[in-house]
Context: one part of a larger RNA
RNA sequence: UCCGGCGAGUUAGUAGGCCGAGCAAGGUUAAGGGUCGUAUGAAAGUGCGAUCCGAAGCCGUAGCGAAAGCGAGUCCGAAAGGGCGUUUAGUUCGGUUUAUUAGACCCGAAGCCAAGUGAUCUAUGCCUGUCCAGAGUGAAGGUUCAGUAAGAUGAACUGGAGGCUCGGAGUGUUUAGCGUUGAAAAGCUACUACAUGAGGUGGGUAUAGGGGUGAAAGGCCAAUCGAACUUGGUGAUAUCUGGUUCUCCCCGAAAUAGCUUUACGGCUAGCGUCGGGUGUUAAACAGCGGGGGUAGAGCACUGGUAGGUGUAGGGGGAGCAACCCUCUUUCCGAAGCCUGUCAAACUCCGAAUACCGUUGUGUAUUACCCGGCAGUCAGUUCGUGAGGGAUAAGCUUCACGUGCAAAAGGGAAACAGCCCAGAUCGCCGAAUAAGGUCCUUAAGUGCAUGCUAAGUGGUAAACGAUGUGGAUUCGCUUAAACAGCUAGGAGGUUGGCUCAGAAGCAGCCAUCCUUUAAAGAGUGCGUAACAGCUCACUAGUCUAGUGGAUCUGCGCGGAAGAUGACUCGGGGCUCAAGCAUGCCACCGAAUUCGCGACAUCAACUGCUCUUCGGAGCAGCUGUUGGGUAGGGGAGCGUUCAUAGCGCGGUGAAGGCAUACCGCAAGGAGUGGGGGAAUUAACCCUGACUGGAGCGCUAUGAAGUGAGAAUGCCGGA
Numbered sequence: 001u002c003c004g005g006c007g008a009g010u011u012a013g014u015a016g017g018c019c020g021a022g023c024a025a026g027g028u029u030a031a032g033g034g035u036c037g038u039a040u041g042a043a044a045g046u047g048c049g050a051u052c053c054g055a056a057g058c059c060g061u062a063g064c065g066a067a068a069g070c071g072a073g074u075c076c077g078a079a080a081g082g083g084c085g086u087u088u089a090g091u092u093c094g095g096u097u098u099a100u101u102a103g104a105c106c107c108g109a110a111g112c113c114a115a116g117u118g119a120u121c122u123a124u125g126c127c128u129g130u131c132c133a134g135a136g137u138g139a140a141g142g143u144u145c146a147g148u149a150a151g152a153u154g155a156a157c158u159g160g161a162g163g164c165u166c167g168g169a170g171u172g173u174u175u176a177g178c179g180u181u182g183a184a185a186a187g188c189u190a191c192u193a194c195a196u197g198a199g200g201u202g203g204g205u206a207u208a209g210g211g212g213u214g215a216a217a218g219g220c221c222a223a224u225c226g227a228a229c230u231u232g233g234u235g236a237u238a239u240c241u242g243g244u245u246c247u248c249c250c251c252g253a254a255a256u257a258g259c260u261u262u263a264c265g266g267c268u269a270g271c272g273u274c275g276g277g278u279g280u281u282a283a284a285c286a287g288c289g290g291g292g293g294u295a296g297a298g299c300a301c302u303g304g305u306a307g308g309u310g311u312a313g314g315g316g317g318a319g320c321a322a323c324c325c326u327c328u329u330u331c332c333g334a335a336g337c338c339u340g341u342c343a344a345a346c347u348c349c350g351a352a353u354a355c356c357g358u359u360g361u362g363u364a365u366u367a368c369c370c371g372g373c374a375g376u377c378a379g380u381u382c383g384u385g386a387g388g389g390a391u392a393a394g395c396u397u398c399a400c401g402u403g404c405a406a407a408a409g410g411g412a413a414a415c416a417g418c419c420c421a422g423a424u425c426g427c428c429g430a431a432u433a434a435g436g437u438c439c440u441u442a443a444g445u446g447c448a449u450g451c452u453a454a455g456u457g458g459u460a461a462a463c464g465a466u467g468u469g470g471a472u473u474c475g476c477u478u479a480a481a482c483a484g485c486u487a488g489g490a491g492g493u494u495g496g497c498u499c500a501g502a503a504g505c506a507g508c509c510a511u512c513c514u515u516u517a518a519a520g521a522g523u524g525c526g527u528a529a530c531a532g533c534u535c536a537c538u539a540g541u542c543u544a545g546u547g548g549a550u551c552u553g554c555g556c557g558g559a560a561g562a563u564g565a566c567u568c569g570g571g572g573c574u575c576a577a578g579c580a581u582g583c584c585a586c587c588g589a590a591u592u593c594g595c596g597a598c599a600u601c602a603a604c605u606g607c608u609c610u611u612c613g614g615a616g617c618a619g620c621u622g623u624u625g626g627g628u629a630g631g632g633g634a635g636c637g638u639u640c641a642u643a644g645c646g647c648g649g650u651g652a653a654g655g656c657a658u659a660c661c662g663c664a665a666g667g668a669g670u671g672g673g674g675g676a677a678u679u680a681a682c683c684c685u686g687a688c689u690g691g692a693g694c695g696c697u698a699u700g701a702a703g704u705g706a707g708a709a710u711g712c713c714g715g716a
Stems, first nucleotide, its partner, number of pairs: 001716006011102013026059003032053009063070002073084004105243002108240001112233006123207009132197001134166003137162001141158006170194003175190004209225001211221003246635006256269005270376002272373007284361007296349001297347002302343008313332002315329005379404002382401007409420003424597004429593003435587003438571003444584001446583006457573001463557002467554010484541005490514003495509003520535001524533002598625002601622002604619006636705001638702010654689002656671003660667002672685004
């Protein structure tokens, strides 16, 4: 991992609802007992079922009040008035569903408590044994000598101390490597520490779980220790995780509000479903009547804000030596005025929508009321209006709407939330949606008019540019423009100043006059300064357009990423297979239409039954049939029981095979072949497996359905 088996809403009491049955102003028995049946047993007996007794009790038939009490009323109140009642249906069983009490759908803790079992591991103590090669160092003391008044002291020899030194056995474990499904649930190799001591070790013995022992690490107490192990309380508890087994049909949510030691939980409401009731009430549309202060707009208030004007005031100056005096001002400048503006917490104004009421239309599987049963309380994308953030986020918090969730199909290459569109089933029929029509790939190499040259299309900004198309506008121009070529571009004058110099051309000032077709007191280059070249300007030549600005369509640059193109899905595409506008045709979905079928709900018609309320069946017409949580309905199958009917050694169940039936769960039937087209008879072959119980109908009862639980047991 696979296969097989096992594996989870049960039972009882109480209470509410629904369905069914009995009786009904009543209903019903309980304990206990009698009889019958049945199981077991030799019997007695006991269990179970049915039935008959058994009024104790319970519910109902009258309520109100705290109560006395009164009573279709009663209580409060002085009364008025008000509260609760009065127009009658209950009750007992059975089934089902929910709640509740119990383990209460199943499995799952870490834990708590009690009683016991453990010191063959390990910790420490005690008793009794045992072990420590060899080498080194050389304490005290002693002897002899020296020395002293006597001592002290010194030297040599002797001596053999030590939690002394080196190093085996032994004991430990420092570092590194290996090992890490190991040789080993702690080891191996090398290095390494102690090695006469607080040393090592054998045997015996003691201490026990909130206890021991501990040179103390919360260490150790049998591979278990911040409280051992075993059994019990025990099915502890688990607002948590996981799992929860057959089918079909109808409807179909929520991820919100309030409260919560509450926030991944719960309660009530909201939203779902089923039953009953009301019977046009819903949505939508139209008319009429409402309130509003949003969008917008505005500046009348509250504030902000640019410019102008300008008063008071301030600064400066003058009159004076001085002033609280006077005059003055290219200064600053409240208020005011004019012009232009801004605002979620501004408003002189003010929509569209939305909301409320009402009338009419509108009639549905609508709405509302009562009751049973839920689930939901982590939501999310996109569009729009806002707050937070950075007018960031696949961000976050609200609001309105769409989808997903719980929605398949077509498109977007692929892609829960985008676009189209809501799948009951069948069909080798038709028309379309979004989106497409060169090939991949179904359908146009469609038509018309333009644009783009960048593979733009097929990512991106500020900014930059004689790209190119369209529109507008202002100049010059046959009295000859623009560009080119030829020629001129002068004189006063080297203007004045400055300067070493300054002559058009370092800088400052001024910028005139004359001759002219025209020529600046000079546009740039240049010189030390001049010179020189050139421009403006003018003539000639040539010849028909030429120069600038604004708006706009499509393009260009700006443009850098790590395996190899890599931002059209690809091929490939250029009067496109790109872009813009218009037109025609076609393709294209589970949409729509057509034909057939099944089911739901409703109306109508007919038949049957009826407790007269209604129920069932058939036909026809219309409607509806995506679906998670969840509600409701109808069925299939398994085991057992009761009753009836059947099958079975001439072969039961089970197994194997099978193109049959049923919407499905499921259910039958059949069991070799040929001569010949069928049946009967006939012929050849000798006919699946298995080997003893089983089926059908009706009713009832459940240990009643397996793919999942890191499920349990067995096997491969």

Large-subunit ribosomal RNA, domain II from an Elusimicrobiota bacterium, 716 nucleotides, folded computationally.
Its Rfam family is "Bacterial large subunit ribosomal RNA".
The full RNA is in RNAcentral, with records from ENA.
Lineage of the source: Bacteria > Pseudomonadati > Elusimicrobiota.